[in-house]
RNA sequence: UGAUCCCGAGCGGGAGAGUCCUGGUUCGCCAGGCGCCGAAGGAGCAAUCUCCCCGACAACCUCUCAGGCAUCCGGACCGCUCGGGAGAG
Repeated sequence: UGAUCCCGAGCGGGAGAGUCCUGGUUCGCCAGGCGCCGAAGGAGCAAUCUCCCCGACAACCUCUCAGGCAUCCGGACCGCUCGGGAGAG
């Protein structure tokens, strides 16, 4: 000097599914019931590794505990910028 990787922050983009019924309400929303969605989080599993036993180990795959189903918020993931760390060459 430095590809690349990790973490954090800011900005932008960001899907799905009833604002259905009842009650209350300070009209923001809350509680119950039924129906649904999956991309916060969580849980589960393949190949593989293993002393071939236990076990380890992935997802935007599955489950739907949690979360969500007008708007807002949130939102995996993606892009850009900044800060920190590691860093082949």

The RNA shown here (Glycine riboswitch aptamer) has 89 nucleotides and comes from an Actinomycetales bacterium. Its mean pLDDT, the model's own confidence on a scale to 100, is 80. Of the family's consensus pairs, 91% are formed in the model. NCBI's taxonomy places the organism under Bacteria, Bacillati, Actinomycetota, Actinomycetes, Actinomycetales. It was read from a public genome assembly, where an Rfam model found it.